[in-house]
Formats: sequence, C1' cells, structure tokens
RNA sequence: CUCUUAUCAAGAGAGGUGGAGGGAAGUGCCCUAUGAAGCCCGGCAACCGUCAAUGUUUUGCAUUGAAAUGGUGCCAAUUCACACAAAGUGUAUGCUUUGGGAGAUGAGAG
Repeated sequence: CUCUUAUCAAGAGAGGUGGAGGGAAGUGCCCUAUGAAGCCCGGCAACCGUCAAUGUUUUGCAUUGAAAUGGUGCCAAUUCACACAAAGUGUAUGCUUUGGGAGAUGAGAG
C1' cells in the first nucleotide's frame, strides 16, 4: 500500500509544556491567545490478548461474564454536516428514511 471482516448516537482533565493553528480531502459550518497542533502526565473504552463459566467436541470453536498489569485505539460538535442513489413528503435550492461511496479504528491475509 491492497484485500477481507467487525464497529463508528455512549465514554474520557478547569493538569504541565508549547506557542498558531486545527476539525482527512471538496463545499459549508465550527473550534482556537478565556490559548491550536505536537509532546508529557491523566483519563475513556474494551477490538486483540488474558482469566472464568457454559455449550459443542476436530481441544478447537462459539456464547456469556470479569479484570485491565499486555498489544493497539480514542478523549469539541453523530465519522461536525453535506456530498451519490432510491423512496416518502413539500410551493421552497428544503425535510425524513434507507442504501451506497469516502474515511477512521481493530483483527486477519497478501
């Protein structure tokens, strides 16, 4: 980087450092010197892993639960909204629902 698969309406500091930017990209709309990004500490969650119970029995797999000392991840706004398609609705460039696309994260494969 590509492919497969699961999840994305919850949750998370009024700390230190740092100094101007940040929210993926387009449009929009936001956050930010009442201090951005980054780094440290702190925290959240529980995907993998771990442990327990139960089922099955190809000892592996499945389901449920627990802890959080392991591997990641995350900590403004629903993945901030919309973008494409369909359906419904409407006088209205609108609104609602569903699907898709894009993206993010985990796990597996190449």
The RNA shown here (SAM riboswitch aptamer (S box leader)) has 110 nucleotides and comes from Pseudoneobacillus rhizosphaerae. The prediction has a mean pLDDT of 81. Its Rfam family is "SAM riboswitch aptamer (S box leader)". Rfam links the family to the GO term regulation of gene expression. The organism belongs to Pseudoneobacillus, within Bacteria.